A computed fold for a 408-nucleotide RNA from a Frankiales bacterium, annotated as Bacterial RNase P class A. Of the family's consensus pairs, 96% are formed in the model.

RNA sequence: CGAGCCGACCGGGCGGCCGCGUCAAUCUUCACCGAUUGCCGAGGAAAGUCCGGGCUCCACAGAGCAGGAUGGUUGCUAACGGCAACCCGGGGUGACCCGCGGGAAAGUGCCACAGAAAACAGACCGCCGUGGCUGCCGGCUUGCUGGCGGUUCGCGGUAAGGGUGAAACGGUGGUGUAAGAGACCACCAGCGUCUCGGGUGACCGGGACGGCUAGGUAAACCCCUUCCGGAGCUAGGUCAAGACGGGAGCGCGGCUUGCCGUGGUCCCACGCAAGCGCUCGAGGGCUGCUCGCCCGAGCUUGCGGGUAGACCGCUAGAACCUGUCGGCGACGGCAGGUCGAGAUGGAUGGCCGCCACUGAGGGCUGACGCCCUCAGACAGGACCCGGCUUACGUUGUCGACUCGUCCG
Numbered sequence: 001c002g003a004g005c006c007g008a009c010c011g012g013g014c015g016g017c018c019g020c021g022u023c024a025a026u027c028u029u030c031a032c033c034g035a036u037u038g039c040c041g042a043g044g045a046a047a048g049u050c051c052g053g054g055c056u057c058c059a060c061a062g063a064g065c066a067g068g069a070u071g072g073u074u075g076c077u078a079a080c081g082g083c084a085a086c087c088c089g090g091g092g093u094g095a096c097c098c099g100c101g102g103g104a105a106a107g108u109g110c111c112a113c114a115g116a117a118a119a120c121a122g123a124c125c126g127c128c129g130u131g132g133c134u135g136c137c138g139g140c141u142u143g144c145u146g147g148c149g150g151u152u153c154g155c156g157g158u159a160a161g162g163g164u165g166a167a168a169c170g171g172u173g174g175u176g177u178a179a180g181a182g183a184c185c186a187c188c189a190g191c192g193u194c195u196c197g198g199g200u201g202a203c204c205g206g207g208a209c210g211g212c213u214a215g216g217u218a219a220a221c222c223c224c225u226u227c228c229g230g231a232g233c234u235a236g237g238u239c240a241a242g243a244c245g246g247g248a249g250c251g252c253g254g255c256u257u258g259c260c261g262u263g264g265u266c267c268c269a270c271g272c273a274a275g276c277g278c279u280c281g282a283g284g285g286c287u288g289c290u291c292g293c294c295c296g297a298g299c300u301u302g303c304g305g306g307u308a309g310a311c312c313g314c315u316a317g318a319a320c321c322u323g324u325c326g327g328c329g330a331c332g333g334c335a336g337g338u339c340g341a342g343a344u345g346g347a348u349g350g351c352c353g354c355c356a357c358u359g360a361g362g363g364c365u366g367a368c369g370c371c372c373u374c375a376g377a378c379a380g381g382a383c384c385c386g387g388c389u390u391a392c393g394u395u396g397u398c399g400a401c402u403c404g405u406c407c408g
Stems, first nucleotide, its partner, number of pairs: 001404004006399004010393001012355007020041002023038005043378001047389002050387005055232004062291004067228003071224001072086005087101001088099004102223002107221002109217003124162002126158006132151009170188006189213002191210008236312004245268004250263006270304007283295004319338008357376008
């Protein structure tokens, strides 16, 4: 200098003018409204709604089946499908990256084409032996035998050599054989048994014995391990109001002395009809179903009426910052400090000027450098929090590491 790989941070700054929202204080007002001042006022992802929780309400009686999720080990965390470290496997020269990481000897399925054969596999070419037919040579008993051959004929042996394929029932070298083969032997790989050492563990390393050699695929069905109440801020709660009414009591008027009319106050409550049910149990709940268990006097349907308002929940938290201690790390302990939107048709904006950073183009200069022009992302809460995923900087800034080249 170039290429790569990993991590962290930021998401312009300053000033002026005008304009917004919550809260607080003061002034004004019977009160409301209004005015002034002050603090504060979106994100690293607020997006996706994919996981996990906090919180609220209902339920809590289990058992079986189904369904869903999870999948190496040890830790962190409130928890998780998250994070950290490590193990194993794979990729890469490397820094590093990837993993739906238990089981194929429980069962079922699939592996196109090619190939003999794709898992209780298998003989195309070939190699060997032998019979038939046949050629040559020799011997001699003239039809027997020995040797070397041939054959698009038959039988037997073989899986070492060659071929096919992504993959062919261990590999290399030998012994042995008619030719071959773990048939046998040495070494190696895998597997199994026993044992020693290291590690919390997954696992790693060593030794002995054994000829045992059992393809791939489970991100195919399946088997195994572990786990799984539901609903959700339109959760949930308080107040007020209202009704084709009911009850209690009070005031006033009338008069028939207990009735009518009228006006407030308090309490309760929508009206009508039909069907079913009321302990011989309708209906509801326990995840989806079954059994079982629990609650239970009302439930369902139709036609009408009233209300949709105010307040809480609503932001002080598994919170953040600094220092220190422990830990490889995720993170945790201790001490001190900070309070950072809380809206509800829904606020934080507009304009101007200057400066800074990055990139592109142009001009000037011997160089350092200076000047001008243009451009500068993804994108905004609504109960809160921890993660994951996605988007983004005309190729943002900084740092560590790896490889290559050059110079000293």
It matches the Rfam family "Bacterial RNase P class A". By type it is a ribozyme. From the family's description: Ribonuclease P (RNase P) is a ubiquitous endoribonuclease, found in archaea, bacteria and eukarya as well as chloroplasts and mitochondria. The coordinates come from a structure-prediction model, not an experiment, and the mean pLDDT is 75. The organism belongs to Frankiales, within Bacteria.